Small-subunit ribosomal RNA, 5' domain from an uncultured Gammaproteobacteria bacterium, 486 nucleotides, folded computationally. The RNAcentral record of the full RNA draws on ENA, Greengenes and SILVA. The coordinates come from a structure-prediction model, not an experiment, and the mean pLDDT is 87. Rfam family: Bacterial small subunit ribosomal RNA. Gene Ontology terms of the family: ribosome and structural constituent of ribosome.
Context: one part of a larger RNA
RNA sequence: GAUUGAACGCUGGCUGCAUGCUUAACACAUGCAAGUCGAACGAGAAAGUACCUUCGGGUGCGAGUAAAGUGGCGGACGGGUGAGUAAUGCAUAGGAAUCUGCCCAGUAGUGGGGGACAACUCGAGGAAACUCGAGCUAAUACCGCAUGUAUCUUACGAGAUAAAGACUUCGGUCGCUAUUGGAUGAGCCUAUGUCAGAUUAGCUUGUUGGUAGGGUAAAGGCCUACCAAGGCAACGAUCUGUAGCUGGUUUGAGAGGAUGAUCAGCCACACUGGGACUGAGACACGGCCCAGACUCCUACGGGAGGCAGCAGUGGGGAAUAUUGGACAAUGGGCGAAAGCCUGAUCCAGCAAUGCAGCGUGUGUGAAGAAGGCCUGAGGGUUGUAAAGCACUUUCAGUAGGGAAGAUAAUGACGGUACCUACAGAAGAAGCACCGGCUAACUCCGUGCCAGCAGCCGCGGUAAUACGGAGGGUGCAAGCGUUAAUC
Numbered sequence: 001g002a003u004u005g006a007a008c009g010c011u012g013g014c015u016g017c018a019u020g021c022u023u024a025a026c027a028c029a030u031g032c033a034a035g036u037c038g039a040a041c042g043a044g045a046a047a048g049u050a051c052c053u054u055c056g057g058g059u060g061c062g063a064g065u066a067a068a069g070u071g072g073c074g075g076a077c078g079g080g081u082g083a084g085u086a087a088u089g090c091a092u093a094g095g096a097a098u099c100u101g102c103c104c105a106g107u108a109g110u111g112g113g114g115g116a117c118a119a120c121u122c123g124a125g126g127a128a129a130c131u132c133g134a135g136c137u138a139a140u141a142c143c144g145c146a147u148g149u150a151u152c153u154u155a156c157g158a159g160a161u162a163a164a165g166a167c168u169u170c171g172g173u174c175g176c177u178a179u180u181g182g183a184u185g186a187g188c189c190u191a192u193g194u195c196a197g198a199u200u201a202g203c204u205u206g207u208u209g210g211u212a213g214g215g216u217a218a219a220g221g222c223c224u225a226c227c228a229a230g231g232c233a234a235c236g237a238u239c240u241g242u243a244g245c246u247g248g249u250u251u252g253a254g255a256g257g258a259u260g261a262u263c264a265g266c267c268a269c270a271c272u273g274g275g276a277c278u279g280a281g282a283c284a285c286g287g288c289c290c291a292g293a294c295u296c297c298u299a300c301g302g303g304a305g306g307c308a309g310c311a312g313u314g315g316g317g318a319a320u321a322u323u324g325g326a327c328a329a330u331g332g333g334c335g336a337a338a339g340c341c342u343g344a345u346c347c348a349g350c351a352a353u354g355c356a357g358c359g360u361g362u363g364u365g366a367a368g369a370a371g372g373c374c375u376g377a378g379g380g381u382u383g384u385a386a387a388g389c390a391c392u393u394u395c396a397g398u399a400g401g402g403a404a405g406a407u408a409a410u411g412a413c414g415g416u417a418c419c420u421a422c423a424g425a426a427g428a429a430g431c432a433c434c435g436g437c438u439a440a441c442u443c444c445g446u447g448c449c450a451g452c453a454g455c456c457g458c459g460g461u462a463a464u465a466c467g468g469a470g471g472g473u474g475c476a477a478g479c480g481u482u483a484a485u486c
Base pairs, nucleotide, nucleotide: 001486002485003484004483006482007481008480009479010478013358014357015356016355017354018353019351020350021316026314027313028312030311031310032309035073036072037071040070041069048061049060050059051058052057080269081268082267089194090193091192092191093190094189095188098186099185103182104181105180106179107178108177109176110175111145113143114142120135121134122133123132124131125130150161151160152159153158165174166173167172195241196240197239202232203231204230207229208228209227210226211225212224213223214222244266245265246264247263248259249258250257251256271292272291273290274289275288294305295304296303297302322348324347325346326345330344331342332341333340334339361391362390363389364388371382372381373380374379395427397422398421399420400419401418405413430475431474432473433472434471435456436455437454441470442469443468444467445466451458452457
């Protein structure tokens, strides 16, 4: 000098664009953050209201609505965090032994049957969470049979394996089953690179390799049995410490150094540890089971919970925001669609946290006013500075108009941006420094005291170095200090 997710002190006018728990992966009240489909299925309220009534009620509308259930798809995306991980990671370049819902293209089919289980009704248990028994019922839920283009297995003789309907303007549309190819996504393998310590020198027994088998979507000690005794290591194994990696960011002429906030790619994690289930995909943040710690409810028998989602609270800390609006746009899920959901997202709020821009007036004005400060007492300086005179109105203010973003409709932002008019210099300057380095000097006070200080060093009675004042210098809505990096 440059830089920062900064903090602190003093000060503070406006706008735009960014950014905002770096610490306790500490604990969390409350609300919301993942639903959707009646064009898969059976069943189906109530309030209210109209009419009738034997005043008990009934019927119609509400309404095939709400709420719930079976079933399908989605909850594996999106969002958060960086604890772990020094290599099961990441980056780059390759590879073969694989899977892939939805999507695209092709081929072939979609025939005929069956029995259940929820919901519901009845009963029982429980404080609750919820659970149990009996009975009834539908389906694109479940299970046989047929067919076999194809696919799989094969000893090449053969064997095994499917399906579901719904809507319709009756034209068809959306589905379903098997399979081929693609696209996308994912799993796996190899090479090279990837921090520090030798005051860590030896490490390893499924360890290294083979055979056979098992297992997986798939190669493989991935697992098992048997056999061999290997494998790694001063080109640093093992151990210990530290750490998510990268594109990038920052500094530097570069080489290099430091770093990995925001944005993008990959990985890992979801109270701690373990486990599987379902599924095309998870060993699953807002799913399940077990154990543990913690918190809460309890009728003491037993139950409930997981903000490293968005807000917000306590705590920690030098330190980091609203319990806001909207699905209008972009995107996602479901749906044939209308649409519903979406704290993703788009916006608004707060903060000089940063960057950029603008303003705080312009011209004229010498009696060089007053006041302040200095003085050699003549004057000098503040200083054209002020006042005065003449002008302008950016920004802010008030009033009126008022978008684009939206294809026909739909705008949270928002009466926002922007435009016009009006009034009046009106509402808008500070901070640090002035001994040398280093731009900028005098007076007073103090008297090795009080204090200053980045280094050298100032201060003990004339201090340009302390404190104040006048003046000056440098930056400027900031300035200075501290911390950190080059």